[in-house]
The prediction has a mean pLDDT of 88. c-di-GMP-I-GGC riboswitch aptamer from an Actinomycetota bacterium, 80 nucleotides, folded computationally. The model forms 95% of the base pairs in the Rfam consensus. The sequence was found by an Rfam model in a public genome assembly.

RNA sequence: CACGACAAGGGCAAACCCGCCGCGAGGCGGGGACGCAAAGCCAGGGGUCUCGACGAGUCGAGGCGGCCCAGCUACCGAAU
Numbered sequence: 001c002a003c004g005a006c007a008a009g010g011g012c013a014a015a016c017c018c019g020c021c022g023c024g025a026g027g028c029g030g031g032g033a034c035g036c037a038a039a040g041c042c043a044g045g046g047g048u049c050u051c052g053a054c055g056a057g058u059c060g061a062g063g064c065g066g067c068c069c070a071g072c073u074a075c076c077g078a079a080u
Base pairs, nucleotide, nucleotide: 002080003077004076011036012035016031017030018029019028020027021026034066040072041071044069045068046067047064048063049062050061051060052059053058054057
């Protein structure tokens, strides 16, 4: 450095419920745990979703980092 234990100490938090915000996708906070070794950051590429427009498959504006890839950063240390 790769790698990722039925390791240690910790971390995050899906669905669902409540409150607030948003036309919406969805976001934030609280509860809650399905899972996660980058489920930490990032909308650059792909994907997907929403709203609008029209020339009807394109354009514009947005969402999703817990869909994949790329980029950046990081705790621990068995085996290999």